The prediction has a mean pLDDT of 82.
The RNA shown here (transfer RNA) has 73 nucleotides and comes from Enterococcus dongliensis.
[in-house]
RNA sequence: UGACGUGUAGCUCAGUUGGUAGAGCGCAGCACUGAUGAUGCUGAGGUCGUAGGUUCGAGCCCUACUGCGUCAA
Repeated sequence: UGACGUGUAGCUCAGUUGGUAGAGCGCAGCACUGAUGAUGCUGAGGUCGUAGGUUCGAGCCCUACUGCGUCAA
């Protein structure tokens, strides 16, 4: 320098052909308990890397930039 992949909740990741964003773990509260553990129930937490574009509508399509990874030089 070029090619490809990837960036979604604190962490690990889903998200079908565009239609109001989810799981597990973690965290908070409650129940239970000898117990701050285990188990059960409830809840909080994200304008989806940034900026534009297309569309009635974008996490998803297009463009640029950018972080990370792999490969080639």
Description:
The organism belongs to Enterococcus, within Bacteria. Its Rfam family is "tRNA". Rfam classes the family as a transfer RNA. The RNAcentral record of the sequence draws on ENA.